[in-house]
RNA sequence: UGAGUUGACCAGACAAUCGCCGCCAGGCUCUAACGAGCCAGGGGGAGGAAAGUCCGGGCUCCACAGGGCAGGGUGCCAGGUAACACCUGGGGGACGUGAGUCCACGGCCAGUGCAACAGAAAAUAUACCGCUCGCGAUUCGUCGUGAAGUAAGGGUGAAAUGGUGCGGUAAGAGCGCACCGCGUCUGUGGUAACACAGUACGGCAAUGUAAACCCCACCCGGAGCAAGACCAAAUAGGAAUCCUGUAUGCUGCGGCCCGCAGUUGGAUUCGGGUAGGUCGCAACAGGUGUUCGGUGACGAACAUCGUAGAUGAAUGAUUGUCCACGACAGAACCCGGCUUAUCGGUCAACUCGAUUU
Numbered sequence: 001u002g003a004g005u006u007g008a009c010c011a012g013a014c015a016a017u018c019g020c021c022g023c024c025a026g027g028c029u030c031u032a033a034c035g036a037g038c039c040a041g042g043g044g045g046a047g048g049a050a051a052g053u054c055c056g057g058g059c060u061c062c063a064c065a066g067g068g069c070a071g072g073g074u075g076c077c078a079g080g081u082a083a084c085a086c087c088u089g090g091g092g093g094a095c096g097u098g099a100g101u102c103c104a105c106g107g108c109c110a111g112u113g114c115a116a117c118a119g120a121a122a123a124u125a126u127a128c129c130g131c132u133c134g135c136g137a138u139u140c141g142u143c144g145u146g147a148a149g150u151a152a153g154g155g156u157g158a159a160a161u162g163g164u165g166c167g168g169u170a171a172g173a174g175c176g177c178a179c180c181g182c183g184u185c186u187g188u189g190g191u192a193a194c195a196c197a198g199u200a201c202g203g204c205a206a207u208g209u210a211a212a213c214c215c216c217a218c219c220c221g222g223a224g225c226a227a228g229a230c231c232a233a234a235u236a237g238g239a240a241u242c243c244u245g246u247a248u249g250c251u252g253c254g255g256c257c258c259g260c261a262g263u264u265g266g267a268u269u270c271g272g273g274u275a276g277g278u279c280g281c282a283a284c285a286g287g288u289g290u291u292c293g294g295u296g297a298c299g300a301a302c303a304u305c306g307u308a309g310a311u312g313a314a315u316g317a318u319u320g321u322c323c324a325c326g327a328c329a330g331a332a333c334c335c336g337g338c339u340u341a342u343c344g345g346u347c348a349a350c351u352c353g354a355u356u357u
Base pairs, nucleotide, nucleotide: 001353002352003351004350005349006348007347008346009345010344012322013321014320015319016318017317018316020045021044023042024041026039027038028037029036030035047328051339052338054337055336056335057334058333059224060223061222062221066258067257068256069255071220072219073218074217075216076090077089078088079087080086091105092103093102094101095100106215107214111213112212113209114208115207128154129153130150131149132148134145135144136143137142162180163179164178165177166176167175181204182202183201184200185198186197187196188195189194228279229278230277231276238270239269240268241267242266243265249263250262251261252260284306286305287304288303289302290301291300292299293298323326
């Protein structure tokens, strides 16, 4: 100095004027009350993804809350966490010169499927060309033919059934041997996944696919803030049909079974009233700082802070200055993640290249 990799932070700023919403004191008015309105003052007011609704929960109800089947989810090992399909570290594999990145990473000797085309043949796999042997012919180069052996050579294919070399054979073949590979066993290291070593034993099962069905291991109630609770008001504490009435029935618990609980309770149809207000609604798996432990995710202790709560839906407009010239984009119960979109700026560490000393 160029090109990269990983991690973290910011997300236009400042000032003035007018405007919007909440909270905290204060005052006034209305209302039977819940509450509503007005005045002036103080403070505060959208994100790194608020998006997607893909996971996990907190919370609420079913409900006092069980067992099994079916169904669903995850899939190397060990940790973290409230929990997870998330995160951290390690193992294995792939990519990259590298820093690093990614993995839907249990099992194809439990079983069943699928693999177009090509090829003789794709798992109860095999002989197209070829090689050897027998017979016949022969121009002695070979040709034809029935049968036996063969899968070393060639061809096809993503993949042809371990690889290379030597020996052996009529020609060949793990047929035998050496090495490699594979399987079993043993030892060492590691919590483990696994790695290394031994050449100990064995000629030795061998295509791919489970993001195919399946098998194995572990985990899993459901519905959801439009959950749910309360206040006020109004109407018709409405009508009809069927079942049942102490349970062999009905209802409830995502489907089914068992079980449990309730029971004058259910099922179906028609019809009527209300749409107002309050809570839930933000102080909790909360944020920040320091110290300690840990490779790390993270944990513990101490201190400190309070960080929007709308409800047809609040933060807008104008002016001036500055520069990084502003992208993607607006909370609606909340939190932990993942994924997607994105203009730029700053900081730190690491990798590769060039040049100079």